Predicted 3D model of a 692-nucleotide part of an RNA (large-subunit ribosomal RNA, domain II) from an uncultured bacterium.
Context: one part of a larger RNA
RNA sequence: GCCGACGAGUGAGCCGUGCGAGCGAGGCUAAGCCAGGGACAGGCGGAGCCGGAGCGAAAGCGAGUCCGAAAGGGCGAAUAGUUCGUGCGGAUCGACCCGAAACUGGGUGAUCUACCCAUGGCCAGGCUGAAGCGGGCGGAACACGCCUGUGGAGGGCCGAACCGGGACCUGUUGCAAAAGGUCCGGAUGAGCUGUGGGUAGCGGUGAAAUGCCAAGCGAACCCAGAGAUAGCUGGUUCUCCCCGAAAUGCAUUUAGGUGCAGCCCCGGCAUAGGGCGCUGCGGAGGUAUCGCGCUGGAUCGACGAGGGGGCUACUCGCUUACCGACUCGAACCAAACGACGAAUGCCGCAGCGAUGGUGCCGGGCGUGAGACAGCGGGUGCGAAGAUUCGUUGUCGAGAGGGAAACAGCCCAGACCGCCAGCUAAGGUCCCCAACUACGGACUAAGUGGGCAAGGUAGUCGCGGUGCAGAAACAACCAGGAGGUUGGCUUAGAAGCAGCCAUCCUUGAAAGAGUGCGUAAUAGCUCACUGGUCGAGUGUGCCGCGGCGCCGACAAUCCACCGGGGCUCAAGUCCGUGACCGAAGCUGCGGAUGGUAGAGACAUAGUCUUCUGCCAUGGUAGGGGAGCGUCCCCGUCAGCGGUGAAGCGGAUCUGGAAGGAUCCGUGGAGCGGCGGGGAGUGCGAAUGUCGGC
Numbered sequence: 001g002c003c004g005a006c007g008a009g010u011g012a013g014c015c016g017u018g019c020g021a022g023c024g025a026g027g028c029u030a031a032g033c034c035a036g037g038g039a040c041a042g043g044c045g046g047a048g049c050c051g052g053a054g055c056g057a058a059a060g061c062g063a064g065u066c067c068g069a070a071a072g073g074g075c076g077a078a079u080a081g082u083u084c085g086u087g088c089g090g091a092u093c094g095a096c097c098c099g100a101a102a103c104u105g106g107g108u109g110a111u112c113u114a115c116c117c118a119u120g121g122c123c124a125g126g127c128u129g130a131a132g133c134g135g136g137c138g139g140a141a142c143a144c145g146c147c148u149g150u151g152g153a154g155g156g157c158c159g160a161a162c163c164g165g166g167a168c169c170u171g172u173u174g175c176a177a178a179a180g181g182u183c184c185g186g187a188u189g190a191g192c193u194g195u196g197g198g199u200a201g202c203g204g205u206g207a208a209a210u211g212c213c214a215a216g217c218g219a220a221c222c223c224a225g226a227g228a229u230a231g232c233u234g235g236u237u238c239u240c241c242c243c244g245a246a247a248u249g250c251a252u253u254u255a256g257g258u259g260c261a262g263c264c265c266c267g268g269c270a271u272a273g274g275g276c277g278c279u280g281c282g283g284a285g286g287u288a289u290c291g292c293g294c295u296g297g298a299u300c301g302a303c304g305a306g307g308g309g310g311c312u313a314c315u316c317g318c319u320u321a322c323c324g325a326c327u328c329g330a331a332c333c334a335a336a337c338g339a340c341g342a343a344u345g346c347c348g349c350a351g352c353g354a355u356g357g358u359g360c361c362g363g364g365c366g367u368g369a370g371a372c373a374g375c376g377g378g379u380g381c382g383a384a385g386a387u388u389c390g391u392u393g394u395c396g397a398g399a400g401g402g403a404a405a406c407a408g409c410c411c412a413g414a415c416c417g418c419c420a421g422c423u424a425a426g427g428u429c430c431c432c433a434a435c436u437a438c439g440g441a442c443u444a445a446g447u448g449g450g451c452a453a454g455g456u457a458g459u460c461g462c463g464g465u466g467c468a469g470a471a472a473c474a475a476c477c478a479g480g481a482g483g484u485u486g487g488c489u490u491a492g493a494a495g496c497a498g499c500c501a502u503c504c505u506u507g508a509a510a511g512a513g514u515g516c517g518u519a520a521u522a523g524c525u526c527a528c529u530g531g532u533c534g535a536g537u538g539u540g541c542c543g544c545g546g547c548g549c550c551g552a553c554a555a556u557c558c559a560c561c562g563g564g565g566c567u568c569a570a571g572u573c574c575g576u577g578a579c580c581g582a583a584g585c586u587g588c589g590g591a592u593g594g595u596a597g598a599g600a601c602a603u604a605g606u607c608u609u610c611u612g613c614c615a616u617g618g619u620a621g622g623g624g625a626g627c628g629u630c631c632c633c634g635u636c637a638g639c640g641g642u643g644a645a646g647c648g649g650a651u652c653u654g655g656a657a658g659g660a661u662c663c664g665u666g667g668a669g670c671g672g673c674g675g676g677g678a679g680u681g682c683g684a685a686u687g688u689c690g691g692c
Stems, first nucleotide, its partner, number of pairs: 001692006011093002014090010026050003032044003054061002064075004096235002099232001103225006114199009123189001125158003128154001132150007162186003166183005201217001203213003210219001238626006248261005262367002264364008276353008290338002295334003299330004306323002308320004370395010400411003415590004420586003426580003429564003435577001437576006448566001454550003458547011475532005481505003486500003511526001515524002591616008599607003627681001629678008638670002646665008
C1' cells in the first nucleotide's frame, strides 16, 4: 500500500410535545398478594399520582380573589383529562465514536546511574632527586653558605596495563538504539576497580549539567480513580421523494464557543378588508444636483476706517507704489451650511394581474468565519484579490452555454428519455458548429492583439477666416537704395553686444532692419517690389472630430490575438439580411409531488382510477416513503442429498436500495407471508486486528 473482518446517536427512570389506542369528569395502579411448573397471561391490591378552582404573604374568601377610600388595576373563570405504546427533543448519567498533555491514590524500582558505608584487589618499566643524616671546604662559630655522599619526598616527569573521551575519518535500514580507526588526556591519586550494603518520586543523589535515579526525567515506572476532561481536530456505514437555510442583530473573561431574536422545515388554527407585482392617484421627507441670503472657508478688483514707514514735531499736520476691517462688484468651496430641491425608495387608496401567501400557536434544526461584482459612503495613498457599512446580484448550496483555460463576470436555473425543432449570451477563414454575406466608410500601425502625462506637415472628414485671372501660393530672374556709421554707450558698436528713438527722401519696392557673418567694417540673406510662369479652383492660417504614430527597457527562441493565419480584412465604425449556438423554450413519450373536478368505497374520511393545470438544481438542515441484514412468534401439512446456505458466472426484472431464474461449485440446512425486537448497512477516523 491493497484486500478481508471489526468499527461510531445507545440504554435507564424523569420532563416537554406530536401520533395511535383504551376509558372519560374522570383516568391509572405501585410494592405486594392469589392460583399455577412458571418471571408470561389472568385475577386482586386505590396506598399514591395527574385532572376536576382560583386568588392572596397569610388569616381567609371563592367563579372569583388580591391591592385600593374610591376610580381602577393584577391574576383567574367562559376550550377534558388520564393511562399505555411509539416518534422527536431536553435535563441527569461516559450519552455519537476515537484522541491528550496532565491530576490524585496505592504500590514497584539504586542488578543502569549519582553519592555514601563496609571489606578486598590493581597500577610494566624508566626519569627527576625535597627534607633528614654523614663527610669535605670556607668561617671566630655549635650559626650560615658551598661541594659531595647517603637518602627517597611529590594531587612531580616520560610511558604500558587500567581509566578517560579532546580532534578528525568511517559508520548513519550500523558490527553497535553511541561502535571501529588514527592522533590524544590521566596513569601514587580528589586514582581505578570486585563483592556486600544504604538513600525513592510532594522524594533521593548531584566537584551543579536541570545532570542522574534500569536505552526518553523541569519531576521515574506499574496499576487504579477512569470511558478524567477536551468550547479542539478527525471520523460517523442502504435508497428514493417534498421543502430548504445562515455566515446578521443584541449580549457574553466573549470574539473559531454559547444564549435570545432573525432566516429554514413539520403540524394545527385563522384569514381574503390580508400578502406579492404592475399602473394610476394622494402623502411624509431634505439625499443627489444646485445655490451662497444664513453659518463658516476662500480669490481678484473698487472704495478705504484703522495700522505701519517717511517728513515735521507746537497738542496741529503733510505724505506713502506697505498691511488692511467694513461696504460694493465679480467668481468659488462645505459630512457636521441651506431662502431651494429631484429620481428611486417608503406610507395610504383604487384598478388590473399571477397556482401566491400572511398572521397566531406548538414541535425540530442548522447558521451566527462568508466571498466577489455593480452602485452609494467611511478608513487607506479616491493603493490593495485591503478594510468597514448600506443596497442589488451571483457563488456559497448551481450543473449547462460564452469569456482560450478561469467559485463570485455575461447568458441561463439541470424530473427522466429522444440520431426532432427555435433561440440567449457569444459567434459564422481553418483548428471549430455557422455567410471568405451584403451596402457605406476608416486604419497601414499587424494598430487591432497591454499602458499615462505629453508630443505629432501620418491620414480622412467638418467648420471658420485671408489671398488670388486687376495673376495669388511655390520656384526662377532682377531690385532690396539715399540722409546714415540714427543718437547713446563703447577700445570699437557701421541694420544685426546693449539702451533710447524708430523719422525723412527717391521710388515699382526696400525695416534706422529677419537671420548667418566681422575685432569693427565687409560679405550672404530676409521683409518688401517688378518680371517669368500660370491655378477656375489654387494657396495660407485657425478651430473641431475619426482612425493612427512616438512616448513603450528584463532576464530559457517566438510568449501582451487561444493557435494557424488575417490588410477594399478574418481589423475598426455605421446599417442590413441569413445561419450556428445551452441541460433556456418547443415537440413526442414517461415518472413523481401539489391542486381542482369527476369517480369508487364502510357517512366521516380515505383511496386509487381518469382528466386539466402547476411544480420537481440543491450544502447545513427539517419532513415523508421504502430496500436489505440478524434473532424471535404465528402461518404456508412451504422448500431441501432427485442437493439447503455460502461462493463463481450468465440472463431477466423494479423508480432506487434491490429481487428472481438458470448453469457450475458446495454438501445440510433454508425461505414466502403477517407481526415483534435490534450489537442492523463502511471507503475514508496518521482507525483496530489479520493476510499478502